[in-house]
Molecule: Lysine riboswitch aptamer
């Protein structure tokens, strides 16, 4: 001097990710509330099953939450999402199960969004989640090229740098 395990730091991907707020549709002419009378129940509904309880007709007024689209803004690029275990709250009450929200622990499950069928969640034809299939895209590797393959524990820049050569 070169290579270099490893560490620190700064970055890139693009219909990129998440939080918050405004707004809009849906929720829903539903719930609640008020009034009326011919006072509604063999049945149906309140997540499923069992038990209990409540509701059910007509008229008037008429929401909200959870879920979402969009715009703005903030924080970001394992961003974040998901699986598993467990705890708390909630779903009319109790038991069991399921769902939803949150906490904790954990898993190299997923590079990214898009489209599709399927499965799950959902009031939903919204939307979300999952692996799969497809083309695309960034990246690295192989290759003369066409193309093929890998995964974010990756890739690019900078700095430091064990040990040995």
């Nucleotide at each position: 001097a070169c290579a270099g395990a490893u560490g620190a730091u700064a970055g890139a991907g693009g219909c990129g990710c998440g939080g918050u707020g405004g707004u809009c549709a849906a929720g829903a002419g539903u719930a609640u509330c008020u009034c009326c009378c011919u006072u509604g129940c063999a049945g149906c509904g309140a997540c499923a099953g069992g038990a209990a309880u409540c509701g059910c007709g007509g008229a008037g007024c008429g929401a909200a939450a959870g879920g979402g689209g969009u715009c703005a803004u903030c924080g970001c690029c394992g961003a974040a999402g998901g699986g598993u275990a467990u705890c708390u709250g909630u779903u009319u009450u109790c038991c069991u199960g399921g769902g939803c929200a949150g906490g904790u622990a954990u898993c190299g499950c997923u590079g990214g969004g898009c489209c599709g069928a399927c499965g799950g969640a959902g009031a939903a034809u919204a939307u979300c989640c999952g692996g799969c299939g497809g083309a695309c895209u960034g990246u690295c590797g192989c290759g003369a090229a066409a193309g093929c393959g890998g995964a974010g524990a990756g890739c690019u820049g900078u700095c430091a740098g064990a040990g040995g050569g």